[in-house]
Overview: The RNA shown here (small-subunit ribosomal RNA) has 1480 nucleotides and comes from a soil metagenome. It matches the Rfam family "Bacterial small subunit ribosomal RNA". Gene Ontology terms of the family: structural constituent of ribosome and ribosome. The sequence is in RNAcentral, with records from SILVA. The prediction has a mean pLDDT of 86.

């Protein structure tokens, strides 16, 4: 630091995704040890049960127990001390712990302020005098179940009360001030020693009281900083402020009276939502995000909810009320509150022990000794986490087994193990044994811990992910779109490095992985540090209030600014440098950073404010100027239309073609005249004007901007513009008018499978006018307004000037507008380029992934149609922009081909033969399927052939090669069963050796293995076909481009050709073209048998033709046209040759081969049948259909071949087929071979289903052949069907071609209408490229790239999913209004009751207080009508997804009507049409 993912590839935008690191984690496999941390994140959900705050006898009485003393009336009593127990009383229970529900606030942060309060602590100054009256505790009664209470009665105090006194302190009056006068206001004792006349009295301590003052803490209150919604826009009634009280410890509407009507709000009030804040922590280069466990500071809170007392100060382990919920009860009543430590239960994916101990620190109380402390310090539990240690070290190759892969050689696992040495960190035993504990003493929970020393033994200790890219790491095997996998592209459909699982690798290690989640990466909200023409993105225009920014110069001031100093910025925590635990993690200690803060002080450029100036910005002024800029009025001709009239007499209109319509009731066609609405030809443009929409015949009046020129006015008076308020095509609304044309919607009429379109014929809203609404649009330059800079070049519109002219031309210079080419620059590209999309400024407006959606809900606006603001669920890995290269087009330009056309035969119809389909079948074996299967594999199925079917046989095999074990003469003849395979039998018959024996062979048995036309041609090899003999395909350097990729190979011309020339950022160059090769046509040499007179012929060599020569195409060049000359002319004429590559194009059935598959069979071998079926149906032939002909006679003329298990003469026999027969020939010798046949001559025949045509059938024969029934050719006789020239539509053929004639030849025993040759005879036609098919090239458009058999839209049916709307419902929350209202504060009252003071006649009575009444206030609770959130709801809207479903064909090419935008109307659906607009 960056990858991966849209494409065929490219950039580029853009979004998802992944590699980091964090984590109070949790899951799942695993787990040796220490250290040091962290552990309910969910339900502020409810809690059993022990503990978390108690303490003081030196404040005060008493009680029990004990212990001394000392009395005693012998019951006992005093007195002092120890222990306990309650209570009075004092301090502390307001700290410390816990928690995050509440709170968007002065709650916290940060810095100020001050109207205020402070026990306990410190320092100071005065005090501490004399008195009284109660009271629990206790006793006696007494009620209850309890908890608890009532009444009597005594008694203390540092508990209470008055009085005394006042340095002082409150408060009042005088006062400028200082001060002075007045009046009120205190207190409490308790302990040691020491003394002592025993009344006391001195120190000393500890307290109390009044005052000042610290120090700490706390109150209040400003200023700034602190989450998200404006789809919360207006909020507020004690609400803002004033006076006067009240009240508080204090300011203040905190509270009340009256008064005034403010106060807050776009710099976000209100209201919703969501949150404790922060020191910090996670990321991050930063800058910011994202969080606020552990510690540590504020805050809030303790079942909910209200409320006070007590107190310096208030409530977790206090009180009252009210509610909820538990518990106990004797039903009358009470008790309780773990968000303290532990612990249950519930809840979750989850989170710990009912543990030790006050030993340290540190709280409370006490003079003190203490006593207390679930603060704390430990310890236990969890790999929660960070950190450190182990699990051995070294040696050890036949590289062992064993497992895996294998091309069977071999190679991995791998020095790895075995096995020999050594070590003990950990572990296990035993021994020692702490630091933590400063000061005179006590005192260690951890802990016999850590640390040591010794002994023991390699001994107890390794897993988890992962291996397709991304991203480090491959093989097998099994599975076959299944199973499964996945972070994202994406793997699996029979060869998966992707799924399972072995081996084997990488990673990381007590851990490894997955999951949430946060930063990053993402420059993916861009402050740093982003964009807006086409990628998402400029508001449809201006004007314009608030807000931002502002032009030149002086002075001043100093708010921002920079710069200095000082203060705060806690501790922790980060950085850094030092120390301590063996190291770390962890911790000491110092120092450093940390803030938009605060206050003081410089400085004075910029900004900013004030003051003066200027004049260039901007505005005014004068004259001067160009326009379809805006209203408003009058009035004009052309043309449709329709009225009336004249003329005329039959079609007219209208379309691709036509109907519909109109017209004999007289159209159209002309002419005259008349109404009426709407538009304004020609001018006219690239033209001119406006802010945009938008504006067009003249003409008047009214009125807005623009422009120049002058330079003698004002003097920054600018500029942008969020809300606003106004303009605003076209459609459409309302209401009243016109209504000629045109025209959604409708009606008809074609068209078409349909046709709710495209064409026709009609026609109503509406276009048009007045006032009102709407407020959109491809309101587009898809480009916001303004200002400055930055190279030219040529148009053009409107001025000014200046040379020169008679002169308005012309040329220059200059201002505005408006275009076009172009350059630096920019840009992903296109492209812009002084009219910016350069380069800077200000200022507004948007945009942040595609669908869902510009939709839903909610609001405003609207008369309505709608418009304007505007989300989410879900879902998809993309969805764009530009530009390449293809490929496509019912896009263009050129060219080319029997591609059309122009012709000649044809097929398509008949009847036959061959192929196919289909159908039949035991089987009809297999394969080829548009062109480029179909007389094709197949140059030839009667058996074989033969893959098939049916039946019968065989199992090392019908055929190879190897081995083992018997046995043995195989092959070969003959016969016998049997249809045959096949058994069976006889007969003949093999080599070396002397014999054993052995070779080859054969048979039986057996193990390797044969075999397999069984499957995959989409595992493949060769081979082929195709497009296509088409001209084209390509590379190397160089050069363009950011690249894909251009150029080169376009382009001018030419050619059959990318063939050649010229040009040219290309310059060469391969693969094809074309030569080279062969055969043909001239000719020469030369040689030749079988050929021979020559010539021909055969064969081999050679010449010949190359636009070489000549004219022309102005002129060159390639070439082209003509001409000579030549057999032959402009590649002579045919052939072989087939470029990169395309179609998963054909073949496992020619052959070869991976993979699977069968293995007494899917091998192999007989026999018979099938491949040859036959309603049909399609390809290809063949013969016809006749007179250009048939028939019969006569008569001429070839090439190419073949040929010894072969062709076969001559002769003879047959009507013939053929059969005898045997010469000749291995063939220029002989033989197929003959008179080749169309052709010529002569003859009949006369348009007839014929003397055409020959199917089919009968009969008689011939030949092959083991054999011709299924199933062969051919011969004679006799039968003589279809068929009279072929519908749509389709084939070949441009010259020795087509047609027509016949001959050979492979194949084969036999079979050719097929195929491959070969000659004979021989035409017609091409005007020409519009059109039909293929093709090449440039060029255009593309949403296409599996490339048009492309790609795609919406309704329709079904599945699922998320959302909306809905009659209801049901909850939640906050606010009103009313009705009730505990508990308490306060008021008020107070006949009841009252110890302390006062007075008193001593009865009493004041004075105060209480209890009780009453009333404001209020928790709560109920009524209500309403607000706003949210579940749910029959039905129903669209919307999403989904392998093949239905319907048509909307886009995309000119997409077959160009396409889209806004509106309106229709229409099953895409859509159609109408009106305007745009060009994309």
């Nucleotide at each position: 630091c960056g990858a991966g993912u849209u494409u065929g590839a490219u950039c580029c935008u853009g979004g998802c995704u992944c590699a980091g690191g964090a984590u109070a984690a949790a899951c799942g496999c695993u787990g040796g040890c220490g250290g040091c941390g962290u552990g309910c994140c969910u339900a502020a959900c409810a809690c059993a049960u022990g503990c978390a705050a108690g303490u003081c006898g030196a404040a005060c009485g008493u009680c029990c127990u004990c212990c001394a003393u000392c009395u005693u009336u012998c019951g006992g009593g005093a007195u002092g001390g120890a222990g306990g127990g309650a209570g009075u009383g004092g301090c502390g229970g307001a700290c410390g712990g816990g928690u995050g529900a509440g709170u968007a606030a002065c709650g916290c942060g940060u810095g100020g302020a001050u109207a205020c309060c402070u026990g306990c602590c410190c320092u100071c100054a005065a005090g501490u005098g004399a008195g009284g009256a109660a009271u629990a505790c206790c006793g006696g009664c007494g009620a209850g179940a309890a908890a608890u209470c009532g009444c009597c009665g005594a008694c203390a105090a540092g508990a209470c009360c008055g009085c005394a006194u006042a340095g002082g302190c409150u408060u009042g009056c005088c006062c400028a001030a200082a001060g002075g006068c007045a009046a009120g206001c205190a207190a409490a004792g308790c302990c040691c020693u020491c003394u002592u006349u025993c009344g006391g009295g001195a120190g000393g301590g500890c307290g109390c009281u009044u005052g000042a003052g610290g120090a700490g803490g706390g109150g209040u209150u400003c200023g700034c900083g602190u989450c998200c919604g404006a789809u919360u826009a207006g909020c507020u009634g004690g609400u803002u402020g004033g006076u006067g009280g009240g009240g508080u410890a204090a300011a203040g509407g905190c509270c009340c009276a009256c008064c005034a009507a403010g106060g807050c709000g776009a710099c976000g009030a209100u209201c919703g939502g969501u949150c404790g804040c922060u020191g910090g922590u996670c990321u991050g280069a930063g800058a910011g995000g994202a969080u606020g466990a552990u510690c540590a500071g504020c805050c809030a809170c303790a079942c909910u909810g209200g409320g006070a007392u007590u107190g310096a100060g208030a409530a977790c382990g206090g009180c009252c009320c009210a509610g909820a919920c538990u518990c106990c009860u004797a039903c009358g009543g009470g008790a309780g509150g773990c968000a303290g430590c532990a612990g249950u239960g519930a809840g979750g994916a989850a989170u710990u022990u009912u543990c030790g101990g006050c030993a340290a620190u540190g709280g409370g109380c006490g003079c003190a000794a203490g006593c207390c402390u679930g603060a704390c310090c430990g310890a236990g539990c969890a790999a929660c986490g960070c950190c450190g240690c182990g699990u051995g070290c070294a040696g050890g190759a036949g590289g062992a087994c064993g497992c895996u892969c294998c091309u069977c050689g071999g190679a991995g696992u791998g020095u790895a193990a075995a096995c020999u040495g050594c070590u003990u960190u950990u572990c296990g035993g035993u021994g020692g044994g702490a630091c933590g504990a400063g000061c005179a003493u006590c005192g260690g929970a951890c802990g016999g811990u850590a640390c040591c020393a010794c002994c023991g033994g390699a001994a107890g200790a390794a897993g988890c992910c992962c291996c397709g890219g991304c991203u480090a790491a491959c093989u097998a095997c099994g599975u076959g779109c299944c199973a499964g996998c996945a972070g994202c592209c994406g793997c699996g459909g029979u060869a998966a490095u992707a799924c399972g699982u072995a081996g084997g690798g990488g990673g990381c290690g007590a851990g490894c992985g997955u999951u949430g989640u946060c930063c990053g990466g993402a420059g993916u909200u861009a402050c740093u540090g982003g964009g807006c023409g086409u990628a998402a993105a400029g508001g449809g225009c201006a004007c314009g209030c608030a807000g931002g920014c502002g032009g030149u110069c002086u002075g001043g001031u100093c708010a921002g600014u920079u710069c200095c100093c000082g203060g705060u910025g806690a501790c922790a925590g980060u950085c850094c440098u030092c120390g301590g635990c063996u190291u770390a993690a962890c911790u000491g200690a110092g120092g450093a950073a940390g803030a938009u803060u605060c206050g003081g002080g410089a400085a004075g450029a910029c900004u900013g404010c004030c003051c003066g100036a200027c004049u260039u910005g901007a505005g005014a002024a004068c004259g001067a100027g160009a326009g379809a800029g805006g209203g408003a009025c009058a009035g004009g001709g052309a043309a449709u239309u329709c009225c009336g009239g004249g003329u005329g007499g039959a079609g007219c209109g209208g379309u691709g073609a036509a109907a519909u319509g109109c017209g004999u009731a007289g159209a159209g066609a002309u002419c005259c005249g008349g109404a009426g609405g709407a538009a304004c030809a020609c001018c006219a443009a690239a033209g001119g004007c406006g802010a945009a929409g938008g504006c067009a015949g003249g003409g008047u009046c009214c009125u807005g901007g623009c422009u120049g020129g002058u330079g003698a006015c004002u003097g920054a008076c600018g500029c942008u513009g969020a809300g606003g308020g106004g303009c605003g095509a076209a459609a459409g609304c309302c209401a009243g008018g016109g209504g000629a044309g045109c025209g959604a919607a409708c009606g008809g009429g074609a068209u078409u499978a349909g046709a709710u379109a495209c064409c026709c014929c009609g026609g109503u809203a509406g276009u048009c006018c007045u006032g009102g609404c709407c407020g959109u649009a491809a309101a587009c330059g898809a480009u916001g307004a303004c200002c400055a800079c930055c190279a030219g070049g040529u148009g053009u519109g409107c001025g000014g000037c200046g040379u020169a002219u008679c002169g308005a031309c012309c040329c220059g210079c200059u201002g505005c507008g408006u275009g076009c080419c172009g350059g630096c620059g920019u840009u992903a590209a296109c492209a812009c380029a002084u009219u910016c999309a350069g380069u800077g400024g200000u200022c507004c407006g948007c945009c942040u992934g595609g669908g869902g959606a510009g939709u839903a809900c909610g609001a405003g606006c609207g008369c309505a149609a709608g418009c304007u603001u505007a989300a989410a669920a879900c879902u998809c890995a993309a969805a764009g922009g530009a530009a390449u290269u293809g490929a496509c087009g019912g896009g263009g330009a050129c060219c080319c081909g029997c591609a059309c056309a122009a012709g000649c035969a044809g097929c398509g119809g008949a009847g036959c033969g061959u192929g196919u389909g289909g159908u039949u079948u035991a089987a009809u074996u297999c394969g080829a399927u548009g062109c480029g299967a179909c007389g094709c594999g197949c140059a030839g199925a009667a058996c074989c052939u033969u893959a098939c079917c049916a039946g019968g046989g065989u199992u090392u095999g019908a055929c190879a090669u190897g081995c083992c074990u018997g046995c043995u003469g195989a092959g070969c003849c003959a016969c016998c069963a049997g249809c045959g395979a096949u058994g069976g039998u006889g007969g003949g018959g093999c080599c070396c050796g002397c014999a054993a024996g052995g070779g080859a062979g054969g048979c039986a048995g057996g193990c390797a293995c044969a075999g397999g036309u069984g499957c995959u041609g989409c595992a493949u090899g060769g081979c082929u076909g195709u497009c296509g003999u088409c001209a084209g395909c390509u590379c190397g350097u160089g050069c363009c481009g950011u690249g894909a990729g251009g150029u080169g190979u376009u382009g001018g011309g030419u050619u059959a050709a990318g063939u050649c020339c010229c040009g040219c950022a290309a310059c060469g160059a391969g693969c094809g073209c074309a030569a080279c090769c062969c055969c043909u046509g001239u000719c020469g040499u030369u040689a030749g048998u079988u050929g021979u007179c020559a010539u021909u012929c055969u064969a081999a060599c050679g010449a010949g033709a190359c636009u070489g020569c000549c004219a022309c195409g102005a002129g060159c060049a390639a070439c082209g046209u003509g001409g000579a000359g030549g057999a032959a002319g402009g590649c002579g004429g045919g052939g072989a040759u087939g470029a990169c590559g395309u179609c998963a194009a054909g073949u496992c059935a020619g052959c070869a081969c991976g993979g699977c598959c069968c293995u007494u069979a899917c091998g192999u071998c007989c026999u018979g049948g099938g491949c040859g079926a036959c309603a049909c149906a399609c390809a290809c032939g063949c013969u016809a259909c006749a007179a250009u002909g048939g028939c019969c006679g006569a008569g001429a003329c070839a090439a190419c071949g073949g040929g010894u298990u072969g062709c076969c003469a001559a002769c003879c026999c047959g009507c013939g087929a053929g059969g005898g027969g045997g010469a000749g020939c291995u063939a220029a010798u002989c033989c197929c071979a003959a008179c080749a046949a169309a052709c010529u001559c002569g003859g009949u025949c006369g348009u007839a289903g014929u003397u055409c045509g020959g199917a089919u059938u009968g009969c008689a024969g011939g030949c092959u052949g083991c054999a011709a029934c299924c199933c062969g050719c051919c011969u004679g006789c006799a039968u003589g069907a279809a068929g009279c020239c072929g519908g749509a539509g389709u084939u070949g053929c441009u010259a020795g071609u087509a047609a027509c004639c016949g001959u050979g030849g492979g194949u084969c025993a036999g079979c050719a209408c097929a195929c491959c040759a070969c000659g004979g005879u021989g035409a017609a036609u091409a005007c020409g490229u519009u059109c039909c098919c293929g093709g090449g090239u440039c060029u255009u458009g593309u949403a296409c790239a599996c490339a048009c058999c492309g790609c795609c839209c919406g309704u329709c049916a079904c599945a699922c999913c998320a959302c909306g709307a809905a009659a209801g419902u049901c909850g939640g929350c906050a606010a009103c209004a009313c009705c009730u209202g505990a508990a308490g504060c306060c008021g008020c009252u107070g006949g009841g009751c009252u110890a302390a003071c006062c007075c008193u006649u001593a009865g009493g009575g004041g004075a105060g207080g209480c209890a009780g009444g009453c009333g404001u206030c209020c928790a709560g609770g109920g009524u209500g009508g309403g607000g706003u959130c949210g579940g749910u709801g029959a039905u129903u809207g669209g919307g999403g997804u989904g392998a093949a479903g239905u319907c048509g064909u909307a886009a995309c090419a000119a997409g077959g009507u160009a396409g889209c935008c806004g509106u309106a109307c229709c229409g099953g659906a895409a859509g159609g049409u109408g009106c305007g607009g745009c060009u994309g």